[in-house]
Context: one part of a larger RNA
C1' cells in the first nucleotide's frame, strides 16, 4: 500500500525454526539360565560427561568515574594538608554493569501410524503357508507432545471496546530517561509527574579522615573514630528540567 469505515488491546494457529545426546552405579538378583565357569530380560532408584538455555544469590573475573597505601618530581611562599605528571606511575581491596570457572534448568514420559523383524486367522494349492481379502506386535527414524516466531494464512482469520458536525477515538512531532538500542524500533514518563539529575535516608565499598588533644628527642604512636570519604544499587522527596505549542486522522463507511 494491501486486509472494503477509523482506532486501541487481545487472541487463533495455516505455516516455519529450534530441540531431539549418551555413560555408570544401586536393586529387582548373585534370581531366571547353566554341570560348572559366568550371568542376564524386564522393572525401581541414583549419580555423572558432553551439548543447550536463562541468570548473578554464591564463588570469582572485570570494574582507567570509588576507597585506601606508597615512589621521584612538579605546583599551591613554608610547615601541615593537597593537586598535576610518571602506562590508571606503581600496590591492595572494590558497588552496580557485563560475565564464567559461578548457579538454576533442559533433553523425558504419555499417545498415532510405521521399517526391519515377529505373530492370528487364511485360501489361490482338501496339506501347508504372516499376505492374496482381513488383522495385531513393533524402534534414538516420521507425526504428535516441549520451546521460539506466526494472519501479505493475499482463502489477508477471531473476539473486546471505543469514535464520528464535535475539543472524534486514537496517534505523531517535540522532551525526561531506560536493565531497549547501530540509526529506527521498543519501553517507562512528560506538572492530575518520581521520567531523569540534584537533595535527604540506606545498602554495598574501603578501612579509622582532618583538625585538635595526649604520649616520645624523633620517626611515629593513641584518643575523638566501625571513622572519613563514597560512582552506575534501593528507598523517598518536585529543589531542577519533562514548559508552551504544532501536525496528522475524520463525519456512518463502494
Nucleotide at each position: 500500500u494491501g486486509c472494503a469505515g477509523g482506532a486501541g488491546a487481545u487472541u487463533u494457529g495455516a505455516g516455519g525454526g529450534g530441540g531431539u545426546u549418551u555413560g555408570c552405579c544401586c536393586u529387582u538378583a548373585g534370581u531366571a539360565c547353566g554341570a560348572g565357569a559366568g550371568g542376564a530380560u524386564u522393572g525401581g532408584g541414583g549419580c555423572g560427561g558432553a551439548c543447550g538455555a536463562a541468570c548473578c544469590u554464591c564463588u570469582g573475573g572485570u570494574g582507567u568515574a570509588c576507597c585506601a597505601g606508597u615512589u621521584g618530581u612538579c605546583g599551591c611562599g613554608c610547615u601541615c594538608g593537597c593537586g598535576g605528571c610518571a602506562g590508571u606511575g606503581c600496590u591492595g581491596g572494590g558497588u552496580a554493569g557485563c560475565u564464567a570457572a559461578g548457579u538454576u534448568c533442559g533433553g523425558a514420559a504419555c499417545g498415532g501410524a510405521u521399517a526391519a523383524a515377529c505373530g492370528c486367522u487364511g485360501a489361490a494349492a482338501g496339506c501347508a503357508u504372516c499376505u492374496a481379502a482381513g488383522c495385531g506386535u513393533g524402534a534414538a527414524a516420521c507425526c504428535c507432545u516441549c520451546c521460539c516466531c506466526g494472519a501479505a494464512a493475499c482463502c489477508a482469520a477471531a473476539u473486546c471496546u471505543c469514535c464520528c458536525u464535535a475539543c472524534g477515538a486514537g496517534g505523531c512531532c517535540c522532551c525526561u530517561g531506560g536493565a531497549a538500542g547501530a540509526c529506527c524500533a521498543c519501553c517507562a514518563g512528560g506538572u492530575u509527574g518520581a521520567u531523569a539529575g540534584g537533595c535527604c535516608g540506606g545498602a554495598g565499598g574501603u578501612g579509622u579522615a582532618a583538625g585538635c588533644a595526649c604520649a616520645g628527642c624523633a620517626a611515629u604512636g593513641u584518643g575523638u573514630u566501625c571513622a572519613g570519604c563514597u560512582c552506575a544499587c534501593c528507598g523517598g522527596u518536585a529543589c531542577u528540567a519533562a514548559u508552551a505549542g504544532g501536525c496528522c486522522c475524520a463525519u456512518c463507511g463502494g